[in-house]
Source information
RNAcentral holds the sequence, with entries from ENA. This is a predicted structure of a 375-nucleotide RNA (Bacterial RNase P class A) from an Acidimicrobiia bacterium. Its Rfam family is "Bacterial RNase P class A". Rfam classes the family as a ribozyme. Its family is annotated with dimeric ribonuclease P complex, ribonuclease P activity and tRNA processing in the Gene Ontology. From the family's description: Ribonuclease P (RNase P) is a ubiquitous endoribonuclease, found in archaea, bacteria and eukarya as well as chloroplasts and mitochondria. A source record names the gene rnpB. The model forms 94% of the base pairs in the Rfam consensus. Its mean pLDDT, the model's own confidence on a scale to 100, is 76.
RNA sequence: UGAGGCCGCCGGGCAACCGCUGUACGCAGAGGAAAGUCCGGACUCCACAGGGCAGGGUGCUGGGUAACUCCCAGGCGGGGUGACCCGACGGAAAGUGCAACAGAGAGCAGACCGCCGAUGGCGCGGACCCUCGGGUCCGCCGCACAGGCAAGGGUGAAACGGUGGAGUAAGAGCCCACCAGCGUCCCGGGUGACCGGGGCGGCUCGGUAAACCCCACCCGGAGCAAGGCCAGACAGGGACGCCGGUGGCCCGCCGAUCGAGUCCCGGGUAGGCCGCACCGAGGCUUGUGGCAACGCAAGCCCCAGAUGGAUGGUUGCCGCCCGCUCGGCUUCGCCGGGCGGAUCACAGAAUCCGGCUUACAGGCGGCCUCACCCC
Numbered sequence: 001u002g003a004g005g006c007c008g009c010c011g012g013g014c015a016a017c018c019g020c021u022g023u024a025c026g027c028a029g030a031g032g033a034a035a036g037u038c039c040g041g042a043c044u045c046c047a048c049a050g051g052g053c054a055g056g057g058u059g060c061u062g063g064g065u066a067a068c069u070c071c072c073a074g075g076c077g078g079g080g081u082g083a084c085c086c087g088a089c090g091g092a093a094a095g096u097g098c099a100a101c102a103g104a105g106a107g108c109a110g111a112c113c114g115c116c117g118a119u120g121g122c123g124c125g126g127a128c129c130c131u132c133g134g135g136u137c138c139g140c141c142g143c144a145c146a147g148g149c150a151a152g153g154g155u156g157a158a159a160c161g162g163u164g165g166a167g168u169a170a171g172a173g174c175c176c177a178c179c180a181g182c183g184u185c186c187c188g189g190g191u192g193a194c195c196g197g198g199g200c201g202g203c204u205c206g207g208u209a210a211a212c213c214c215c216a217c218c219c220g221g222a223g224c225a226a227g228g229c230c231a232g233a234c235a236g237g238g239a240c241g242c243c244g245g246u247g248g249c250c251c252g253c254c255g256a257u258c259g260a261g262u263c264c265c266g267g268g269u270a271g272g273c274c275g276c277a278c279c280g281a282g283g284c285u286u287g288u289g290g291c292a293a294c295g296c297a298a299g300c301c302c303c304a305g306a307u308g309g310a311u312g313g314u315u316g317c318c319g320c321c322c323g324c325u326c327g328g329c330u331u332c333g334c335c336g337g338g339c340g341g342a343u344c345a346c347a348g349a350a351u352c353c354g355g356c357u358u359a360c361a362g363g364c365g366g367c368c369u370c371a372c373c374c375c
Stems, first nucleotide, its partner, number of pairs: 001371010012318007020029003031346001035357002038355005043223004050251004055219005060074005075089001076087004090214002095212002097208002112153002114149003119146002121143002123140007161179005180204001182201008227274004236265005242259001243255003282301008319344001321341009
C1' cells in the first nucleotide's frame, strides 16, 4: 500500500418561531431495530395446575440466566493459506421406508467390456484294445459351449477397505505383513465432552432420523380485546335438557343440584376509570470476583405513555450524500471553489422485560490475518 477477519459504536447538529401529547406545572416526549410476532419469561384468569394418553419441543460438555430453542467457554466434525467461519452435533449391528439419471449391478447387489477355461464338453492328431459299431489313454501357444473370477476398464454422489506379497487355470481378506476403520480390554491426562498410548479380536459390517421410529429430558390452557370497577340503556319470547370451570381425550378436583347453561329470534349499549408507565429480572458510574457470558457491593438518577392514537412543521447556518462545472497537484485519484438536487438509509412505541431473526444511505474506533514493497 492492497485484500480480508472479528468486536464495539454513531446513525444528522444548533438556533428561532408555530403546533401536538403527558404532567408533580419544574419539565419530559421513539428505535437500534420501536419491525417480524419466531422463542423465553413477568403479570392476569381458569384448581392450588394434579395423574395418564395423545400432541409439541429440545438433543456434544461445562457454565451463565427469572427463563430460553438465547449467551459464554471448551470438545469433536467440516471449510479457509490465515485471522477466523459453519454445524438440531443422541441412536442407522431394534424395525420400516427412500435413493432421480447413468450403469451389467444400488442393499445381505452384480457381470457389459475384460481375464481364465484347471474340471466337464466339442474339434484335431497319435497309441492300444475290440464283438469292427466303438471304447480307453496321451497330446494341442486348439475352440470358448458349460462354467469360474471380480484383479483391470467403464457408470455413478456412492460399487461391500488401501498398499505389497504369497497363492491360483484366472482370481479374491482365501491367507500373510503394514496401514485405515470398527468392537473390546487396560494405562495416563481432563469436572466433563474428549484426548494420548498399548494389547486382543473377527477381517470390513454403506448413506439417510429438520423420513417414520427408538431413547433421554422439557411443556396445563388462554392471553392486556388478559382481568377488574363504575355509570347508563332495554322487553321479552322460543328450543334443548342437566351440567359448568375444561381449552384434544379420560380420570381426578372445585362449584352448582331446578337454578343456571347453550343456541335461535327480538330489544338495548358501543361511554368512562383501573390494569398502564414512578421503583423495575430499571438505568449510569466506580470498585471487585471470573478467560468470558455474568455475578456482587457502593454511590447517583427517575427516563415517552397515546386510544379521533402525540413525539411534528417552517426558516436560517453548518455537516453528509449525489450530479454538473472550474482550478490546482505528488493524476485509475486527491484537495479547494461555484451552481443545482435529494430533504437525508431502514423505519416509527401501544401491558412490560430478556433474546433471536430480518431491514439499514453513510460514517467512526479497537484488535488481528495474508500478500507485496521500503528501511